[in-house]
The RNA shown here (transfer RNA) has 77 nucleotides and comes from a Bacteroidota bacterium. Rfam family: tRNA. By type it is a transfer RNA.
RNA sequence: GGCCCCGUAGUUCAGCUGAAUAGAACGUCAGAUUCCGGAUCUGGAAGUCGUGGGUUUGAAUCCCGCCGGGGUCACCA
Numbered sequence: 001g002g003c004c005c006c007g008u009a010g011u012u013c014a015g016c017u018g019a020a021u022a023g024a025a026c027g028u029c030a031g032a033u034u035c036c037g038g039a040u041c042u043g044g045a046a047g048u049c050g051u052g053g054g055u056u057u058g059a060a061u062c063c064c065g066c067c068g069g070g071g072u073c074a075c076c077a
Stems, first nucleotide, its partner, number of pairs: 001073007010026004019057001028044005050066005
């Protein structure tokens, strides 16, 4: 350098063939329970869907560039 895959909440991930409000688990915060804590139960907060454009009535989802990560091949020595 070529090709391929990935990037979604603090973390690990889901999101089928574009459809209207983006979810789960863990963690975290508050409350209940408990002598206290843990465990358990209830509720809450937390997201520019990597980034910039494009297509579309509508994009996490499709197309292009760029950034980051991984894999593979090639090149140099």